[in-house]
């Protein structure tokens, strides 16, 4: 110098190919329950690495950049 893969809540992790209001688990907070606590149940907790573009609509498509890993020279 060239190429490939990855980046999603505090942590893990799906959805991306085939665009349509981000699933699940753990943790945390609040509530219900309980004599108290635990367990159980319910609610809350992500504009998806950054900026821009396309579109009625973008985590998803396109461009640039940042960071991490791997390969080639």
């Nucleotide at each position: 110098g060239g190429g490939c893969u990855c980046a999603u809540g505090g942590c893990c992790a799906a959805a991306u190919c085939c665009g349509g209001u981000a699933a699940g688990g753990c943790a945390g907070u609040c509530g219900c329950c309980u004599g108290c606590a635990g367990a159980g149940c319910g609610a809350c907790c992500a504009u998806c690495g950054a900026g821009g573009g396309u579109u009625c609509a973008a985590a998803u498509c396109c461009c640039u950049c940042u960071g991490a890993g791997c390969c080639c020279u």